[in-house]
RNA sequence: CAGGCUGAGCAGUCGCGGAGGUGUGCACCUUCGAGGAAAGUCCGGACAUCACAGGGCAAGGUGGUCGGUAACACCGACCCGGGGAAACCCGCGGGAAAGUGCAACAGAAAUGACACCGCCUAAGCCGGGGGCCGCUGCAGAGCCCCAGGCCGGCAAGGUUGAAAUGGUGCGGUAAGAGCGCACCGGCGUCGCGGUGACGCGGCGGCCAGGCAAACCCCACCUGAUGCUAGGCCAAGCAGGACCGUUUGUAGGUGGCCCGCCAAGGUCCGGGUAGGCCGCAAAGAUGGAUGGCUGCUCUCGACAGGAUCCGGCUUACAGGCCUGCU
Numbered sequence: 001c002a003g004g005c006u007g008a009g010c011a012g013u014c015g016c017g018g019a020g021g022u023g024u025g026c027a028c029c030u031u032c033g034a035g036g037a038a039a040g041u042c043c044g045g046a047c048a049u050c051a052c053a054g055g056g057c058a059a060g061g062u063g064g065u066c067g068g069u070a071a072c073a074c075c076g077a078c079c080c081g082g083g084g085a086a087a088c089c090c091g092c093g094g095g096a097a098a099g100u101g102c103a104a105c106a107g108a109a110a111u112g113a114c115a116c117c118g119c120c121u122a123a124g125c126c127g128g129g130g131g132c133c134g135c136u137g138c139a140g141a142g143c144c145c146c147a148g149g150c151c152g153g154c155a156a157g158g159u160u161g162a163a164a165u166g167g168u169g170c171g172g173u174a175a176g177a178g179c180g181c182a183c184c185g186g187c188g189u190c191g192c193g194g195u196g197a198c199g200c201g202g203c204g205g206c207c208a209g210g211c212a213a214a215c216c217c218c219a220c221c222u223g224a225u226g227c228u229a230g231g232c233c234a235a236g237c238a239g240g241a242c243c244g245u246u247u248g249u250a251g252g253u254g255g256c257c258c259g260c261c262a263a264g265g266u267c268c269g270g271g272u273a274g275g276c277c278g279c280a281a282a283g284a285u286g287g288a289u290g291g292c293u294g295c296u297c298u299c300g301a302c303a304g305g306a307u308c309c310g311g312c313u314u315a316c317a318g319g320c321c322u323g324c325u
Base pairs, nucleotide, nucleotide: 001323002322003321004320005319006318008296009295010294011293012292013291014290016033017032018031019030020029021028022027023026035302039313040312042311043310044309045308046307047226048225049224050223054258055257056256057255059222060221061220062219063218064078065077066076067075068074079093080091081090082089083088094217095216099215100214101211102210116158117157118154119153120152124150125149126148128146129145130144131143132142166184167183168182169181170180171179185207186206187204188203189202190201191200192199193198230277231276232275233274239268240267241266242265243264251261252260253259297300
């Protein structure tokens, strides 16, 4: 660092819930009686009803690859990126060249953008100073140097910022710039390896920011509701109005449309509401396992069902085991 086990024990006594039995109307006997997370209600299912049914659109979910699984957003291995000395851990993991949008302030400029401080004066123009040459002397023409201005070139240096249009170095240039070169990064292409994500290598100056856990695009998946689901028995009453009935209702089919089904639907009023199943090796339903005494030692954590199952997440004192750095 990763994984696993345990979660006080024993005895006595009284008491609690279920099942079974005995005797008779309330007693006795036997036996069973919370978790690894029962928590969260985050996923996936079994089961049930709608229902004899589909198609499309919308909506929602997932997001590296390959396998596992009834299925999953789960599990396993691997790839890529990041962290760590390492064992290992983490994942906002498809697309920014389809489109839309966002980035306050600062900064010259926030995305096919851009020149504030600056660098240059090669090429062209303006005017000035000095020198050379020339001359008897001066002037003019010509040549050279210096400084300035216009026009022009630059995005290398600096400023700002979370982020500034590949990075570092050398050469080159008037000054610069992939302009050229070396190495690295990205991109493209070819070859090899791999089921694949991808990796390795050769070639090519091709260099086209960030955010999609922003809308969106792409790929794949998806009926809804839920044990207060639902089913059976018993009990009980009083109907009325409107709409509709194959030309199909404000009916049903998760939303909309098509299709399909259907003889009922809506409103007002009256009556009944007790049991059984679902429900199990705990199977309650005003919802059960508690109190007391004694002993032991590792001196006791987190914490209690409610249809069930497979996961994930969160909480956990102490004790023990395995493997790795």
Molecule: Bacterial RNase P class A
Organism: soil metagenome